The RNA shown here (transfer RNA) has 73 nucleotides and comes from Aeromicrobium jepli.

RNA sequence: ACGGGUGUGGCGCAGUUGGUAGCGCAGCGGUCUCCAAAACCGAAGGUCGGGGGUUCAAGUCCCUCCACCCGUG
Numbered sequence: 001a002c003g004g005g006u007g008u009g010g011c012g013c014a015g016u017u018g019g020u021a022g023c024g025c026a027g028c029g030g031u032c033u034c035c036a037a038a039a040c041c042g043a044a045g046g047u048c049g050g051g052g053g054u055u056c057a058a059g060u061c062c063c064u065c066c067a068c069c070c071g072u073g
Stems, first nucleotide, its partner, number of pairs: 001072007010025004019056001028042004049065005
């Protein structure tokens, strides 16, 4: 330099054919307990790596940039 892949709550991951972003863990509150753990219940937390475009509507499609991983020379 070129080719491919990944980027989504604190962490690990889903998200179909564009149509209101979800699961697990952690943390928080509660029930239970003498206390705690475990178990169960509940609430909260992200605008989807950055910017731009298309569209009535974009995590998803297009362009560009950034970071990381793999490969080619």
Rfam family: tRNA. Gene Ontology term of the family: triplet codon-amino acid adaptor activity. From the family's description: Transfer RNA (tRNA) molecules are approximately 80 nucleotides in length. Lineage of the source: Bacteria > Actinomycetes > Propionibacteriales > Nocardioidaceae > Aeromicrobium.